Predicted 3D model of RNase P RNA and transfer RNA as a complex of 398 nucleotides. Rfam match: Bacterial RNase P class A. The coordinates come from a structure-prediction model, not an experiment, and the mean pLDDT is 77.
[in-house]
RNA sequence: GGAGUUGGCCGGGUGGCGGCCCCGGUUCGCCGGGGAGGAAAGUCCGGACUUCGCAGGGCACGGCGCCCGGCAAGGAAACAAGCCGGGGCGGGGCGACCCGACGGAAAGUGCCACAGAAACAAACCGCCUCGGCUUGCCGGGGUAAGGGUGAAAUGGUGAGGUAAGAGCUCACCGGCGGUCGCGGUAACGCGCCGGCCGGGCAAACCCCGCUGGAAGCAAGGCCAAAUAGGGAGGGGAUGACGGUGCCCCCCGACCCUCCGGGUUGGCCGCAUAGACAAAUCGCCAUACAAAUACAGAAUCCGGCUUACAGGCCAACUCCAUUG
RNA sequence: GCCCUCGUAGCUCAGAGGUAGAGCACCUCUUUGGUAAAGAGGAGGUCACGGGUUCGAUUCCCGUCGAGGGCUCCA
Numbered sequence: 001g002g003a004g005u006u007g008g009c010c011g012g013g014u015g016g017c018g019g020c021c022c023c024g025g026u027u028c029g030c031c032g033g034g035g036a037g038g039a040a041a042g043u044c045c046g047g048a049c050u051u052c053g054c055a056g057g058g059c060a061c062g063g064c065g066c067c068c069g070g071c072a073a074g075g076a077a078a079c080a081a082g083c084c085g086g087g088g089c090g091g092g093g094c095g096a097c098c099c100g101a102c103g104g105a106a107a108g109u110g111c112c113a114c115a116g117a118a119a120c121a122a123a124c125c126g127c128c129u130c131g132g133c134u135u136g137c138c139g140g141g142g143u144a145a146g147g148g149u150g151a152a153a154u155g156g157u158g159a160g161g162u163a164a165g166a167g168c169u170c171a172c173c174g175g176c177g178g179u180c181g182c183g184g185u186a187a188c189g190c191g192c193c194g195g196c197c198g199g200g201c202a203a204a205c206c207c208c209g210c211u212g213g214a215a216g217c218a219a220g221g222c223c224a225a226a227u228a229g230g231g232a233g234g235g236g237a238u239g240a241c242g243g244u245g246c247c248c249c250c251c252g253a254c255c256c257u258c259c260g261g262g263u264u265g266g267c268c269g270c271a272u273a274g275a276c277a278a279a280u281c282g283c284c285a286u287a288c289a290a291a292u293a294c295a296g297a298a299u300c301c302g303g304c305u306u307a308c309a310g311g312c313c314a315a316c317u318c319c320a321u322u323g
Numbered sequence: 324g325c326c327c328u329c330g331u332a333g334c335u336c337a338g339a340g341g342u343a344g345a346g347c348a349c350c351u352c353u354u355u356g357g358u359a360a361a362g363a364g365g366a367g368g369u370c371a372c373g374g375g376u377u378c379g380a381u382u383c384c385c386g387u388c389g390a391g392g393g394c395u396c397c398a
Base pairs, nucleotide, nucleotide: 001319002318003317004316005315006314007313008312009311010310013286014285015284016283017282018281020035021034022033023032024031025030037294041305042304044303045302046301047300048299049216050215051214052213053250056248057247058246059245061212062211063210064209065208066087067086068085069084070083071082074079088102089100090099091098092097103207104206108205109204110201111200112199124147125146126143127142128141129140130139131138132137133136155173156172157171158170159169160168174197175196176194177193178192180191181190182189183188220268221267222266223265230259231258232257233256234255235254241252242251261397262396324394325393326392327391328390329389330388333347334346335345336344341378349365350364351363352362353361371387372386373385374384375383
C1' cells in the first nucleotide's frame, strides 16, 4: 500500500426566525417544560395486562431438541422451548474467522422417479467350476474382486489366500459396539478390546425426552343518553349452546340466524411523546467533502427477522514492497 | 391496531416430492357464398420472489412482497 474478518458507534451539531401537538402557570399579553426509531417495520416468538368454566382427566394438535453456566421486561415469587457466554462435534476458508432446524434410520411403516440384473437383500456382462454335445454354444453351481447404470450399489487401500473370489486372514485407515481404563461437571476426547461392518430421507409418518388453557387493548371496565326486552325461522330436559380443537365430567335453561329499534357521547385501560387513526416541522446562517439512507409511534416490555446513503473507532488476518 | 386466508397459462381452478394439467379465451386448417356452431391441430408458465432440506421442491421448512376477508356501543 492492497485485500479482508470481527466487535461497537453515529446516522446530524450549534445559533436565529417562524409554525404544530400535549402538560403546567397566567395579570389572558404571554411564560415555562416535554415532543419518533435503531429498526417505531414484519407481527415471527415470549412476557405483562384483561376477559372467559384456565377445577380435574383423556385424546388430538403445536413447539423445542449436543453439553455446562447465566439472563431482560414484568412480577411478591416461581418463571424462556428465547437470548447471551464458554465448550464439544460436523462443514467451509491459506488465515483472522464464519456456518450448523446438532435427539433417534440395528423400534416400526413408507418413499427412493428415470436408468440399472438388483434400490434391500441383488448375478446383466465378466471370472471360476461341473455336466452335455452339433467344439462354441446350452444348462447347473460358485463368485459382489472387475465392467456397466445411478444422486446413492453392500466399508477403503495393500498383501496373503483361493478353482475364481470374498473380513476368509493380516496390517493401516474409517465406522459401530463394550459391563473396560484414563481425562473432563458434561457433551465428548484419547487408549484398549471385539472382524461386529448392507445405504439415504425423520424441514415423510413416527419413536424418545421436555413443553403449551384460549382469545386478544377493536382485550376489557365505568358513566350518561335513547329505544319496541318487538317480529320471523331454527335448536334445546333424548341436555343444545357456553368453557374459543374433540370427548368425559361438572356448572348454568336458555341459545343461534335474519328483520326491526336506539345511540353515533364521555372517562378509564394509556405511559416523563401520545392521541381525534391527524402533532413531533420549515427556512436561513455556520464549520465540514456533504447533510442525502431505511423509515415514522397508537397498551407496554424483552427477543428475533427484514430494510438502511454516508461516515467513525478498536482489535485481528493474508498478500506485496521497503528497512 | 389485532386476527385469519390466499398467490399455478389472458381468466376460473386442479395437481401436494419424480417430464406442470383441465375448461373458457387465443392462433392455424376443414366445413360455408360469408359468419357462428362443430371437427382437427397448435402456441402460451420465473408455479409471486429469495434462501434452505432432499439425488430431485409447484408441493416440505424459513424469510420477503402482494392481494382478499373478519373484529368497535345499547336493549